[in-house]
RNA sequence: ACAAUGGAGAGUUUGAUCCUGGCUCAGGAUGAACGCUAGCGGCAGGCUUAAUACAUGCAAGUCGUGGGGCAGCAUGGUGUAGCAAUACACUGAUGGCGACCGGCAAACGGGUGCGCAAUACGUACGCAACUUUCCUUUAAGCGGGGAAUAGCCCAGAGAAAUUUGGAUUAAUACCCCAUAGUAUAUUGAAGAGGCAUCUUUUUAAUAUUAAAGCUCCGGCACUUAAAGAUGGGCGUACGGCUGAUUAGGUAGUUGGCGGGGUAACGGCCCACCAAGCCUACGAUCAGUAGCUGAUGUGAGAGCAUGAUCAGCCACACGGGCACUGAGACACGGGCCCGACUCCUACGGGAGGCAGCAGUAAGGAAUAUUGGUCAAUGGACGCAAGUCUGAACCAGCCAUGCCGCGUGGAGGAUGAAGGUCCUCUGGAUUGUAAACUUCUUUUAUCUGGGACGAAACACUUCUUUUCUAAGAGGCCUGACGGUACCAGAUGAAUAAGCACCGGCUAACUCCGUGCCAGCAGCCGCGGUAAUACGGAGGGUGCAAGCGUUAUCCGGAUUCACUGGGUUUAAAGGGUGCGUAGGCGGUUGUAUAAGUCAGUGGUGAAAUCCCGCAGCUUAACUGUGGAACUGCCGUUGAUACUGUAUAUCUUGAAUAUCGUUGAGGUUGGCGGAAUGUGUCAUGUAGCGGUGAAAUGCAUAGAUAUGUCAUAGAACACCGAUUGCGAAGGCAGCUUACUGAGCCUAUAUUGACGCUGAGGCACGAAAGCGUGGGGAGCAAACAGGAUUAGAUACCCUGGUAGUCCACGCCCUAAACGAUGAAUACUCGAUGUUGGCGAUACACAGUGAGCGGCCAAGCGAAAGCAUUAAGUAUUCCACCUGGGGAGUACGCCCGCAAGGGUGAAACUCAAAGGAAUUGACGGGGGUCCGCACAAGCGGUGGAGCAUGUGGUUUAAUUCGAUGAUACGCGAGGAACCUUACCUGGGCUAGAAUGCCCUUGACAGAUUCAGAGAUGGAUUUUUUCGCAAGAACAAGGAGCAAGGUGCUGCAUGGCUGUCGUCAGCUCGUGCCGUGAGGUGUUGGGUUAAGUCCCGCAACGAGCGCAACCCCUAUCACUAGUUGCCAUCAGGUAACGCUGGGAACUCUAGUGAAACUGCCGUCGUAAGACGCGAGGAAGGAGGGGAUGAUGUCAAGUCAUCAUGGCCUUUAUGCCCAGGGCUACACACGUGCUACAAUGGGGCGUACAAAGGGCUGCAACACAGCGAUGUGAAGCUAAUCCCAAAAAACGUCUCUCAGUUCAGAUUGGAGUCUGCAACUCGACUCCAUGAAGCUGGAAUCGCUAGUAAUCGUAUAUCAGCAAUGAUACGGUGAAUACGUUCCCGGACCUUGCACACACCGCCCGUCAAGCCAUGGAAGCUGGGUGUACCUAAAGUCGGUAACCGCAAGGAGCCGCCUAGGGUAAAACUAGUGACUGGGGCUAAGUCGUAACAAGGUAGCCGUACCGGAAGGUGCGGCUGGAAUACCUCCUUU
Repeated sequence: ACAAUGGAGAGUUUGAUCCUGGCUCAGGAUGAACGCUAGCGGCAGGCUUAAUACAUGCAAGUCGUGGGGCAGCAUGGUGUAGCAAUACACUGAUGGCGACCGGCAAACGGGUGCGCAAUACGUACGCAACUUUCCUUUAAGCGGGGAAUAGCCCAGAGAAAUUUGGAUUAAUACCCCAUAGUAUAUUGAAGAGGCAUCUUUUUAAUAUUAAAGCUCCGGCACUUAAAGAUGGGCGUACGGCUGAUUAGGUAGUUGGCGGGGUAACGGCCCACCAAGCCUACGAUCAGUAGCUGAUGUGAGAGCAUGAUCAGCCACACGGGCACUGAGACACGGGCCCGACUCCUACGGGAGGCAGCAGUAAGGAAUAUUGGUCAAUGGACGCAAGUCUGAACCAGCCAUGCCGCGUGGAGGAUGAAGGUCCUCUGGAUUGUAAACUUCUUUUAUCUGGGACGAAACACUUCUUUUCUAAGAGGCCUGACGGUACCAGAUGAAUAAGCACCGGCUAACUCCGUGCCAGCAGCCGCGGUAAUACGGAGGGUGCAAGCGUUAUCCGGAUUCACUGGGUUUAAAGGGUGCGUAGGCGGUUGUAUAAGUCAGUGGUGAAAUCCCGCAGCUUAACUGUGGAACUGCCGUUGAUACUGUAUAUCUUGAAUAUCGUUGAGGUUGGCGGAAUGUGUCAUGUAGCGGUGAAAUGCAUAGAUAUGUCAUAGAACACCGAUUGCGAAGGCAGCUUACUGAGCCUAUAUUGACGCUGAGGCACGAAAGCGUGGGGAGCAAACAGGAUUAGAUACCCUGGUAGUCCACGCCCUAAACGAUGAAUACUCGAUGUUGGCGAUACACAGUGAGCGGCCAAGCGAAAGCAUUAAGUAUUCCACCUGGGGAGUACGCCCGCAAGGGUGAAACUCAAAGGAAUUGACGGGGGUCCGCACAAGCGGUGGAGCAUGUGGUUUAAUUCGAUGAUACGCGAGGAACCUUACCUGGGCUAGAAUGCCCUUGACAGAUUCAGAGAUGGAUUUUUUCGCAAGAACAAGGAGCAAGGUGCUGCAUGGCUGUCGUCAGCUCGUGCCGUGAGGUGUUGGGUUAAGUCCCGCAACGAGCGCAACCCCUAUCACUAGUUGCCAUCAGGUAACGCUGGGAACUCUAGUGAAACUGCCGUCGUAAGACGCGAGGAAGGAGGGGAUGAUGUCAAGUCAUCAUGGCCUUUAUGCCCAGGGCUACACACGUGCUACAAUGGGGCGUACAAAGGGCUGCAACACAGCGAUGUGAAGCUAAUCCCAAAAAACGUCUCUCAGUUCAGAUUGGAGUCUGCAACUCGACUCCAUGAAGCUGGAAUCGCUAGUAAUCGUAUAUCAGCAAUGAUACGGUGAAUACGUUCCCGGACCUUGCACACACCGCCCGUCAAGCCAUGGAAGCUGGGUGUACCUAAAGUCGGUAACCGCAAGGAGCCGCCUAGGGUAAAACUAGUGACUGGGGCUAAGUCGUAACAAGGUAGCCGUACCGGAAGGUGCGGCUGGAAUACCUCCUUU
């Protein structure tokens, strides 16, 4: 400098992610409506519905300078009456003028959008095929005559509307004659031009046609012709709706010739002739619709709309028709038919608001029965002027746009009040208010006061030939005393609406409790709701704010700009090929497309930009730009097209070779199977998870010989080959199609794709006729099962096979259309060529697996593309309804093709991720199984639970992980429960005040609590006061009431399982992954090695305690070897410090050593050594998390509830009930035992409200006395199994001890409900326990006793500890259970106790069919036919022109008929959708328990099952092949 001014997203599918995809929101707009609210002004807008019906008024008249005239009004004149004013009568004389004749206008202006999909509209052209009153210009003219008619007058008909007859009269009304050509018609001649018919110029002849007057004398009218202008008519091309479930339409139809008709062309109409014309580039039909400039939106392209304003069209109660006229087939004209309304004297008439107001109705909804012609415009007129619901104004309405205001400044004790809170106080409302001061837009009052007005006319003047032009004066305002201006007063007159979970700006309290309600989408509400309702506060907009409706946008979600189709919706099953689309090389020509210049047009308004006018803005004016379009013309020629020529590389052909399960057809073959005959042979065969049905002594099965039938072709055989796909497999004959390769030759773009069309098209199925061995839907039987219309078994028919004819669909798949070109590599294989060749390597055509770039949402694809491009075809646009209904086409049928809507949901879906799960896989572990030992389940009893009962049987715990659990002590208490009696600041504690009592003792009432009476009466201190108690007031009560799903804490469980995570890095769009996987190893994510990982944390292990060995230290209450003393005996004593022991400190064990194996980690060894050996044994210790696990009744605690009670006190009862069921235990069933007698050996605990030796009494429990001990000292305390010996001898016993009776002891206020123990007596069940199930791997199980806590006592057989005696077994990991890791599938994620399908039943909704019924519009045929045009016409009228009448054609309308289309409705009927908790099953998702799915056929309550063929979108396993790496 040029160009440009322009583009935002969010929520919602999931546990999370990416993608696809729909739904929804934020924006703008409106002729709007509704709700709440409302101060003012300007500008605009205002029946979108019933083109429904209209009362009333107005909306088109004007001209007396066309006419006859004169009803009404006014003036003049005359007359009469009257004093007069005045009244009455006459007079067209004048101004004027009702009605009438005549002229012009009424075809404009105004309204509406019914109809119309093309006789319309828009744009651009054309008329050589036309017209145009009024206006302008030019030329010429305006002579003469005639007959009527309205009015007026007279007479009638009628209710009226209206109308009949007679007489008379005028004109710019009508007629005739004359004149006339650049007019019209015919004929002729010459020239020129064009576009086919033709047009045009000049000229000649013949024929025909005009006129109107008025006047103020200026002029205005009139006639003819030409030209212009304006308006109109006709034609052509292009452009703009939906449906193909409308595919054929058309007979005046298409064209010609000749007529008629028209202003004009034309089948516009008619006669004749021909058979055309339109249509897939969508005819015809159906539906809907006025079109445009423009308007809204949008970045644009587009999409939607067509109010107001402007252009065109159409219509005027519904329909038809013409007349007049320049112009109409006429909104406020006519005729006819129809519907409706009104008047009527019943005979007849009248009417048309889709003009302005207005009314009714409809509706969510849309205004005044206003003013004026002042301006602008229109009609008439010479003019004045008249008319004008056009127009200009005013009124109503927040309907919209724009503007203004409701005050400004100061003001903190941050007032009061409200709200909230962690509540002596704070926060917020909030400088907000009060208060002080300022201003006065607006509102109110007073005064002034417009612009819009300039003309016309009249008049004066100037210029001027005419015409005309200019200047001055005078006149005119509905709006309106309005806008505007000035003054006065005083903050005075003026704020609402919606929202506050996210999207989306804005948060708290209370109420409610899946109720009431909200909601645009997602979604809120089931007692702590920022989501409902209210409040406080806040946010947004503001005289408005929200809601609803509609349009565009966002939506690239119909994609031209600007999308897709392997798996998300979507490639046709395959080929051939028509139309169409696209197309190789090089010339030449042309210039259609294309590009450039230029001309015309693209109305105005609108939009955009500049300037200007209203105080600003909206609004308006003016200028520019723009209107992206269409048409013409001139040029350019690269590309495309067209024409013509050329080339060989695309394509094709010929010759040679070669390949193969390519196709059709005939013949042949062996194995197997079935059947039949014969033979051998005897009792079973067959079948299954196990069986049975079935076959078999009438001889099966088995074996052998022979015969026969049909079907299929083992091995070869292979991600091999061929074919367009479907598909094709023994061998062979005949016929035939195709591919590939090499080398040459030929044609010369002949090509690619391909809507319709045609052909082919697995299996199943259908028809006819054959055939029928095996197999096998249906069917039958047997099993299985709760059932089993299935899976399994035994049979078995269609079918499977052949011929001919149909059907035409499949997961017809590579889920991938065809063609061409290009784009790294390595490798296997098939058949060619080339090469001497088995190596190696080349070339082109196929078939595979791997990988790079690139692509993809990812998985993946990757020269066989899903990459990069081009061409053509097909298909998709949320899920369901539904590939259904209806219609049409095809089919013998089954059915196929085409293919919706209502309604309903907010998702449906793809790929991948992490988990969980699997009647998936792999590896590993555990008393998990197995191997063993002992139990439980049977009995009696104890104890806990359920259930039942009860006034109460308090509450909690409920698979594992509740049930001898909370409770490690329920007679009262405990105690929470029940009954009854009582208390209410309360049973307890703190603070304040007062008092000095209360308590105790005795006694009375009472079940007691409690109440009354009597008695005693304060203590300490010098004091202040303190302690205690009572009373009083207040503040804090109390609750084992609810919520463990509001919580803390604690606990159980998976699990003492080996896991769970993080930082940085790397990979992936991402969720996530990697690390943590892999190979080994371990008890262990223990360690080693490897590795895009490197490190780290919580867990594991270790550190801690007990125990096993030794050492040191210390020796009392413990010990006693040596020495001494002593006893009946004893560490009893002196002493000792060795030993045991006690309790403190140390040592010791680490695969350290050796050997084998191993890279290492480590493993192994009857290894060594050692008290102990590979973690020596045991304990404490419990990761991240799971189960809304348990506990509000241990405690604590939010919220809720209760307060003369759900609190507190008391007595009694209950928690101990008892047809029953379950868990955990004890004791047993006996001889490995019971009983008697005798003799040994522990550990760890406890003890003063205690343990108690010892003695005595008692059979005993125990009692009486009593030493010792606050404990290594004394006591509990006897250990018991064991050992020795005697007895019992297999039995309901000398087993077992329940139950019951009696008598006692002890504790305790108290043993009735309801204690333990002792003695005597009694002597039940039970003889080893069904299905099932539990514990335990060594000092363990089993067995034996001991102690302790709680506790007055004890229901303890429980729990927790302690020691004594002391085993068996483990091959092993197939299976059951649980767990860990890796992997795989998944439609699960509340996570398999998941998800989910179909019938049936119930309710609601829309819809299909249906005997029919009822409407609607349209077409066809026939009958009839008004008005009217046109045509014909002898009788009647008229002198005539002509008219009446009649006839004919056409036709609105009416009627009839048969069809089609469309809508509503319909008993009954079909499926579909939706709806917290209905019924039956379990089909699908895991190998979903029979892999699933597709097509087809049959069957079945239902999902579904089975047959045949197909697919992988099937898991697992083995083998083969291939690939990759070394």
About this RNA:
Small-subunit ribosomal RNA from a Chitinophagaceae bacterium, 1526 nucleotides, folded computationally. The prediction has a mean pLDDT of 83.